This is a predicted structure of a 71-nucleotide RNA (transfer RNA) from Silurus meridionalis.
RNAcentral holds the sequence, with entries from Rfam.
[in-house]
């Protein structure tokens, strides 16, 4: 320079256009003398701006971070 991949909960990551999920993790309660396991319940998320569409985490375009290759 020039071309590709990536971005979703605190953290690792699923999610082939129809209601956003799992494990750890946090909160509460139950259990314990106190803690830990263990159970049960809850909180909390689609990187920005625009297009397609009845309907986008998902298709597309431009932005920005980060990794790869080229030079």
């Nucleotide at each position: 320079u020039g071309g590709g991949g990536u971005a979703c909960a605190g953290c690792u990551c699923a999610g082939u256009g129809g209601u956003a999920g799992a494990g750890c993790a946090u909160u509460u309660g139950a259990c314990u003398g106190c803690a830990g396991a263990u159970c049960a319940a809850g909180g909390g998320u689609c990187c920005u701006u625009g297009g397609u569409u009845c309907a986008a985490a998902u298709c597309c375009a431009g932005g920005u971070g980060c990794c790869c290759c080229u030079c």